Model confidence (mean pLDDT): 76 of 100. A computed fold for a 166-nucleotide RNA from Rummeliibacillus stabekisii, annotated as glmS glucosamine-6-phosphate activated ribozyme aptamer. Rfam family: glmS glucosamine-6-phosphate activated ribozyme aptamer. For this family Rfam cites "Control of gene expression by a natural metabolite-responsive ribozyme" (Winkler et al., Nature, 2004). Taxonomically the source falls in Rummeliibacillus (Bacteria, Bacillati, Caryophanales, Caryophanaceae).

[in-house]
Order: sequence, then C1' cells, then structure tokens
RNA sequence: AAAACAGUUAUAGCGCCAGUACUGAAGAAAUCGUGAAUCUUCAGUAGACGAGGUGGAGGAGUAUCGAAGUUUUCGGCGGAUGCCUCCCGAUCGCAAUGCCCGAUCGUUAUCUUGCUUUUAAAGGACUCAAGUGAUUGAGUAGACAGGGAAGCAAGAAGGCAAAUUA
Repeated sequence: AAAACAGUUAUAGCGCCAGUACUGAAGAAAUCGUGAAUCUUCAGUAGACGAGGUGGAGGAGUAUCGAAGUUUUCGGCGGAUGCCUCCCGAUCGCAAUGCCCGAUCGUUAUCUUGCUUUUAAAGGACUCAAGUGAUUGAGUAGACAGGGAAGCAAGAAGGCAAAUUA
C1' cells in the first nucleotide's frame, strides 16, 4: 500500500455494467496525397420520471399505476413492500357470545355501481456551474396523470347453538 474484518449512513423505477451506443487518446490497415469511414487497445459517459406499497414462514419469480420518450426507461446481473400456499391475529355477513361456511384485512378489513377528494416528478422552456468532450449537477416560472387510498350515497350478502340479556 492493498485486502480482510467491524461499525455508521443512504437506497426499492432500488444498486451494478461485460452487450450496445457515444466521447477522448494512441495505433493499425488502405491511399500519390488529403479527408471521411472501418478495426484494435486504454480511459471515460449513458444505462427508470415520479405516485403507491412490508403480520410470520416457505415457494415461484418479466411484481401495481400512469408520465415522458420512440436513440438506451434497450439488453444483462443482483435485489424488492407484489403474487401463491400454510400459519397467527382479526373485520363483514342475525346487531352482544361460541362453532362452521364465504369473501376480505394486517390499524385495516364483504361485493358491485356512482360521485368527490387525494400539492406528481422528470421531460419541455429559460439560466448558471463543472468537464477537451460524451455528459453531469443545480436554479427560476408555469404545468399535465393513472391506479391505489380516503370520504359519501345506493343496491345486494349465510347456517347452527344458546340466551331474552347485551
């Protein structure tokens, strides 16, 4: 010095880069010469914009919504609050109790329909800064979603037992 170990902080459109594209340098080949293009090596750059989402275990694995863009938010790897099964605890259906059944929920909770609400961000425009450059960071003004969730309204939705009380 490097590596290893330990600790802290941040991160789920989260992290990384060997395909790909682009930038710089050196070189190769070709050529009368110049230029462009091609190839090789090294070094770099790009590679998901927010909204929303975590009971436990296991499993599989391209796991919700739209915006932008149509050159790469492509492709690859890893991960992930989604999904399936079981378990734990609950909600609704005969209003308090117990069991079963069905549909749901994990501070929320049955299904269907309608209405209202729920500060989008990037992009684009203008401007500044860093870099040889690809590109990166920031600021100003003004926007535009969908699903989910919340609230309200309407309609529809079990059985048995026990009790005559809540």